[in-house]
Molecule: c-di-GMP-I riboswitch aptamer
Organism: soil metagenome
RNA sequence: GACAAAGGCAAACCCGUCGAAAGGCGGGGACGCAAAGCCCAGGGUCUACCACUGCACGCAAGUCGUGAGUCAUGACUGCCAGGCUACCGAA
Numbered sequence: 001g002a003c004a005a006a007g008g009c010a011a012a013c014c015c016g017u018c019g020a021a022a023g024g025c026g027g028g029g030a031c032g033c034a035a036a037g038c039c040c041a042g043g044g045u046c047u048a049c050c051a052c053u054g055c056a057c058g059c060a061a062g063u064c065g066u067g068a069g070u071c072a073u074g075a076c077u078g079c080c081a082g083g084c085u086a087c088c089g090a091a
Stems, first nucleotide, its partner, number of pairs: 001088001008033002013028006031078001037084003042080002044076003051070003055067004059062001
């Protein structure tokens, strides 16, 4: 890829589970997908346990608490690009 057929995957949401979170995994479920198969973290996005701060507030006055801000080493390929491979099938 044909308003064809076969076969495939499975968003949201729900349940369970792991995780600080983002999110992952399993089951249910289908919004969609022609590579929504695999690899990769380049761009982009999400999160911030830890860490940091000429920051704010608190009182118990500290190696303190709470908040705010920064940070990827954590994630997402069903956001985009790149690499590898592949089922079915007419004209």